[in-house]
The part of an RNA shown here (small-subunit ribosomal RNA, central domain) has 352 nucleotides and comes from an uncultured prokaryote. Rfam family: Bacterial small subunit ribosomal RNA. The coordinates come from a structure-prediction model, not an experiment, and the mean pLDDT is 86. The full RNA is in RNAcentral, with records from ENA.
Context: one part of a larger RNA
RNA sequence: UUGGGCGUAAAGAGCUCGUAGGCGGUUUGGUAAGUCGGAUGUGAAAACUCAGGGCUCAACCCGGAGAGGCCAUCCGAUACUGCCAUGACUAGAGUCCGGUAGAGGAGUGUGGAAUUUCUGGUGUAGCGGUGAAAUGCGCAGAUAUUGGGAGGAACACCAGCGGCGAAGGCGGCGCUCUGGGCCGGUACUGACGCUGAGGAGCGAAAGCAUGGGGAUCAAACAGGAUUAGAUACCCUGGUAGUCCAUGCCGUAAACGUUGGGCACUAGGUGUGGGGCCUAUUCAACGGGUUCCGUGCCGCAGCUAACGCAUUAAGUGCCCCGCCUGGGGAGUACGGCCGCAAGGCUAAAACUC
Numbered sequence: 001u002u003g004g005g006c007g008u009a010a011a012g013a014g015c016u017c018g019u020a021g022g023c024g025g026u027u028u029g030g031u032a033a034g035u036c037g038g039a040u041g042u043g044a045a046a047a048c049u050c051a052g053g054g055c056u057c058a059a060c061c062c063g064g065a066g067a068g069g070c071c072a073u074c075c076g077a078u079a080c081u082g083c084c085a086u087g088a089c090u091a092g093a094g095u096c097c098g099g100u101a102g103a104g105g106a107g108u109g110u111g112g113a114a115u116u117u118c119u120g121g122u123g124u125a126g127c128g129g130u131g132a133a134a135u136g137c138g139c140a141g142a143u144a145u146u147g148g149g150a151g152g153a154a155c156a157c158c159a160g161c162g163g164c165g166a167a168g169g170c171g172g173c174g175c176u177c178u179g180g181g182c183c184g185g186u187a188c189u190g191a192c193g194c195u196g197a198g199g200a201g202c203g204a205a206a207g208c209a210u211g212g213g214g215a216u217c218a219a220a221c222a223g224g225a226u227u228a229g230a231u232a233c234c235c236u237g238g239u240a241g242u243c244c245a246u247g248c249c250g251u252a253a254a255c256g257u258u259g260g261g262c263a264c265u266a267g268g269u270g271u272g273g274g275g276c277c278u279a280u281u282c283a284a285c286g287g288g289u290u291c292c293g294u295g296c297c298g299c300a301g302c303u304a305a306c307g308c309a310u311u312a313a314g315u316g317c318c319c320c321g322c323c324u325g326g327g328g329a330g331u332a333c334g335g336c337c338g339c340a341a342g343g344c345u346a347a348a349a350c351u352c
Stems, first nucleotide, its partner, number of pairs: 003324004007306002012320001014202004021195003025089003028085004033081002035077007048066003052062003092192001093189003096185005104178007111155001116150007126137002163170002207248006217241001221237004259319006267297012301308002325352003334345004
């Protein structure tokens, strides 16, 4: 409690949709609620201001005048805000039409490389692993090599400070369904907008429930090493899990540690997607310009500095969230949610 702040010091909710609310484009007329002016009433006394008086002065005291917010009533002003118009407009927003890029989402099918495993051939004494070893595997024929089979998971190169998505996130190839964006046209609607307390939905990994699946990797666990010890780092194994379906959980360094929207404010240089102009005999390629995205550098300005800098952390406006010394503590208690794990909300004593 007014302020001052929130990239890194405390502080932007993980993200979106959206209720109430707050805020809201151009213009005409009306109204006069807000707003502004005037008048009247009220505004006790004391206090305050002004001039005067009384204690020898002063403080103090006395009488007088003035000022005085809110409020009520009346009259007036109409720029701004509000309200009313079955008033109007098109620059915001949306629809329509024509193009267009994309790992955007869901389902389904399919391909090759590799790992593992099974089976057959060749073949013989080792293999594997490490800093060095050992555990382990191997004459019951391993490793290596080769033919065939099975199964699961992930998609090398392309691949890019490339793309898409609100965020989480999304990458072999096809098919089906489906969301959003961008560019161009300017046909239509006519402020329909922005934000968003509560609320709802989405939300990596891990975890939970039921059923499947199980190749690899691998918490736990076992063994071998290392070591003074080694409940580790290294090695050999290995179960949950990792995968699928359905339902929960609802967290994260959910990060750009930077909420959303609109407008304005030097440039330079890459890159992705469009449009237009132009050059080349044609075409790819080239030059210029414009809109949208994504990077780097940099002026003004900002910043405690680092740095940010038209993708702002600059200049302004609107709306939301959040912070207020460290520890105690994101804990206790209570409430709500959850099968549980736990999540959300959220103190105090005490102490420095």